[in-house]
RNA sequence: AUCUCGGUAGCUUAGUGGUAAAGCGUGAGUAUGAAAAACUCAAGAUCGCAGGUUCAAAUCCCGCCCGAGGUU
Numbered sequence: 001a002u003c004u005c006g007g008u009a010g011c012u013u014a015g016u017g018g019u020a021a022a023g024c025g026u027g028a029g030u031a032u033g034a035a036a037a038a039c040u041c042a043a044g045a046u047c048g049c050a051g052g053u054u055c056a057a058a059u060c061c062c063g064c065c066c067g068a069g070g071u072u
Stems, first nucleotide, its partner, number of pairs: 001071007010024004018055001026042005048064002051061002
């Protein structure tokens, strides 16, 4: 220099055009003599940044940033 993959909640991931989902973690509650485990509920991401296409974009397209890998 170029190619491929990836960037979504505190962490790990799902979601391939139509209400952003789950596990762990966090908070509250139930229960217990008290705790842990268990169970229930809740909060939390407008999706790396900025444009474009579309009635509608995390998703498609262009550019940029960051990470991993391949080739030179």
A computed fold for a 72-nucleotide RNA from Blattella germanica, annotated as transfer RNA. Its mean pLDDT, the model's own confidence on a scale to 100, is 84. A source record names the gene tRNA-Phe-GAA-19-1. Rfam family: tRNA. Gene Ontology term of the family: triplet codon-amino acid adaptor activity.